[in-house]
Molecule: SAM riboswitch aptamer (S box leader)
Organism: Microscillaceae bacterium
């Protein structure tokens, strides 16, 4: 980095360091930011993919549970919208799909 399967409308905070941006690309929008942006850093918290443990159990598993250890995440639906399919509507609105990212695990 590719590939495949599963979720994405919930959830979670401070300090320290740095100094001006940041919300994936692109592109329009909307938002946070000198009452301090992102990166880095510890100490928490929030989750429940995967291992471990329980219980369903009689062999494995769906289920449900834990929260130790692998990751992950800690502003707005993935902040919205662009690509297609219907309905209404009168160039918008909903509602579904895809496509891109994201994260986890198997596989190369």
């Nucleotide at each position: 980095g590719a590939u495949u399967u599963a979720u994405a409308c919930a959830g979670a905070a401070g300090c320290g360091c740095g100094g001006a941006g940041a919300g994936a690309a692109u592109a329009g929008g909307c938002u946070c930011u000198a009452c301090g942006a992102a990166a880095c850093g510890c100490u928490g918290g929030c989750a429940a993919c995967c291992u471990a443990c329980u219980c369903u159990a009689u062999a494995c598993a769906a289920u449900a549970g834990c929260a130790a250890g692998g990751u992950g995440c800690u502003a707005a639906u993935u902040c919205c919208u662009a690509c297609c399919u219907a309905a209404a509507a009168a160039u918008u609105u909903u509602a579904g799909g895809a496509a891109a990212u994201a994260u986890a695990a198997a596989c190369u």